This is a predicted structure of a 349-nucleotide part of an RNA (small-subunit ribosomal RNA, central domain) from Solanum x curtilobum. The organism belongs to Solanum, within Eukaryota. Its mean pLDDT, the model's own confidence on a scale to 100, is 84. The full RNA is in RNAcentral, with records from SILVA.

Context: one part of a larger RNA
RNA sequence: UUGGGCGUAAAGCAUUUGUAGGUGGCUUUUUAAGUCCGCCGUCAAAUCCCAGUGCUCAACCCUGGACAGGCGGUGGAAACUACCAAGCUGGAGUACAGUAGGGGCAGAGGGAAUUUCUGGUGGAGUGAUGAAAUGCGUAGAGAUCGAAAAGAACACCAACAGAGAAAGCACUCUGUUGAGCCAACACUGACACUGAGAAAUGAAAAUUAGGGGAGCGAAUGGGAUUAGAUACCCCAUAGUCCUAGCCGUAAAUAAUGGAUACUAGGUGCUAUGUGUAUCGACCCGUGCAGUGUUGUAGCUAACAUGUUAAGUAUCCCGCCUGGAGAGUACAUUCGCAAGAAUGAAACUC
Numbered sequence: 001u002u003g004g005g006c007g008u009a010a011a012g013c014a015u016u017u018g019u020a021g022g023u024g025g026c027u028u029u030u031u032a033a034g035u036c037c038g039c040c041g042u043c044a045a046a047u048c049c050c051a052g053u054g055c056u057c058a059a060c061c062c063u064g065g066a067c068a069g070g071c072g073g074u075g076g077a078a079a080c081u082a083c084c085a086a087g088c089u090g091g092a093g094u095a096c097a098g099u100a101g102g103g104g105c106a107g108a109g110g111g112a113a114u115u116u117c118u119g120g121u122g123g124a125g126u127g128a129u130g131a132a133a134u135g136c137g138u139a140g141a142g143a144u145c146g147a148a149a150a151g152a153a154c155a156c157c158a159a160c161a162g163a164g165a166a167a168g169c170a171c172u173c174u175g176u177u178g179a180g181c182c183a184a185c186a187c188u189g190a191c192a193c194u195g196a197g198a199a200a201u202g203a204a205a206a207u208u209a210g211g212g213g214a215g216c217g218a219a220u221g222g223g224a225u226u227a228g229a230u231a232c233c234c235c236a237u238a239g240u241c242c243u244a245g246c247c248g249u250a251a252a253u254a255a256u257g258g259a260u261a262c263u264a265g266g267u268g269c270u271a272u273g274u275g276u277a278u279c280g281a282c283c284c285g286u287g288c289a290g291u292g293u294u295g296u297a298g299c300u301a302a303c304a305u306g307u308u309a310a311g312u313a314u315c316c317c318g319c320c321u322g323g324a325g326a327g328u329a330c331a332u333u334c335g336c337a338a339g340a341a342u343g344a345a346a347c348u349c
Base pairs, nucleotide, nucleotide: 004320005319006318007303008302012317014201015200016199017198021194022193023192025088026087027086028085031082033081034080035077036076037075038074039073040072041071042070043069049065050064051063052062054060091191092188093187094186098181099180103177104176105175106174107173108172109171110154114150115149116148118146119145120144121143125136126135162169207245208244209243210242211241215240216239220236221235222234223233257316258315259314260313261312262311265294266293267292268291269290270289272287273286274285275284298305322349323348331342332341333340334339
């Protein structure tokens, strides 16, 4: 390389957009590059293979032939790929009419709770734990009832539900904005799929500068407990929040790349059409898009999966090749740093 694979054994990039490239719907025409057929030339000899011959045999030598093909020329074929020209509407897209939504961004408002502060009532504990103590409290705590402030998060509704490429998204209202789905069938006429590099987005933690700091709370310090206590308890910091950067990683998971077509059903939910029926709503059917569950054939080592495939096929990309060494060393790129990305070998089993 051929070949075999990637849910759980090694293996799907965190996700998307998209360049080159690869692949690509239906009909007719042109050309003949690929493709197919005929003929010609050439690919030295020796070697190898086959059939014979000669050394007494053999090795060896000699004669003849051939497989497998390659390259060039020439004459044809035109189905397929490609090219040229013209057309089509089923793929794709646009416009029009509807529609659901925690999709994004910005602004404004709200109540419960917590803590602090202040005032009233009240008068001895409170808090914590396995049990205690440190802590708080007669300078009036805890409890309870008012007033005020601050920051963070939004109970119920809530779902097996929803929208988003993923990360992620939920108090309410307003503004603005992206995408989807359905219907009708008007328009464009293959405009498509995938996508190396590249670009964009990307939880938490970390990091830079400036704010903020109620609750929670690492590391670490202090106080306790204890024989000891690197813990459980008490107090405190960074952080968690906001603005502008940076980082670029997660069991970033459905451990399942994207697109298209086909292949039994049953039963829910969401959005939106439609038939029958009716005064109307139900009921009973049916289409499309999504989201669940159960399950046939098939597939699978099994578990499971099963029209949302891990089934049957095609196209494109990524990745895997025994364990450990090791996601380490070196080098390069990126980063303020932390580190990230690319990524071996010796030795060893």